Predicted 3D model of an 87-nucleotide RNA (c-di-GMP-I-GGC riboswitch aptamer) from a Bacillota bacterium. Its Rfam family is "c-di-GMP-I-GGC riboswitch aptamer". Rfam links the family to the GO term cyclic-di-GMP binding. The sequence was found by an Rfam model in a public genome assembly.
[in-house]
RNA sequence: GUCGAAAAAGGCAAACCUGCCGAAAGGCAGGGGCGCAAAACCGCGGGCCUAAGGCUUGAAAGGGCUAGGGCAGCCGGGUUGCCGGCC
Numbered sequence: 001g002u003c004g005a006a007a008a009a010g011g012c013a014a015a016c017c018u019g020c021c022g023a024a025a026g027g028c029a030g031g032g033g034c035g036c037a038a039a040a041c042c043g044c045g046g047g048c049c050u051a052a053g054g055c056u057u058g059a060a061a062g063g064g065c066u067a068g069g070g071c072a073g074c075c076g077g078g079u080u081g082c083c084g085g086c087c
Base pairs, nucleotide, nucleotide: 001086002085003084004083011036012035016031017030018029019028020027021026034073040079041078042077044076045075046074047071048070049069050068053066054065055064056063057062
C1' cells in the first nucleotide's frame, strides 16, 4: 500500500423489555443479541423519518407545506483505527 478467506486478542450491539429525556422522529442508561472489519467519529452530498413552533387550508375535526430536529446499523464522501493475509 492493498485485501478480509481462515484464525486469535478483543470490540460494537438490531428487535424486544425496563427506567429517564423529548411534541414526535429519536436519544441516554441497564438487560438482551439480530448482526457488524470500521455497526468508530463527522449530517458534507443524496435518501428516509419527524414537524411541538411557523405558514396555509378548513365552520370545525382534520389536511398541505416548512424553519428546525433526527437516522452514521440506507447509500456515497471525509477523518481515525485493532488483528491477520499478501506485496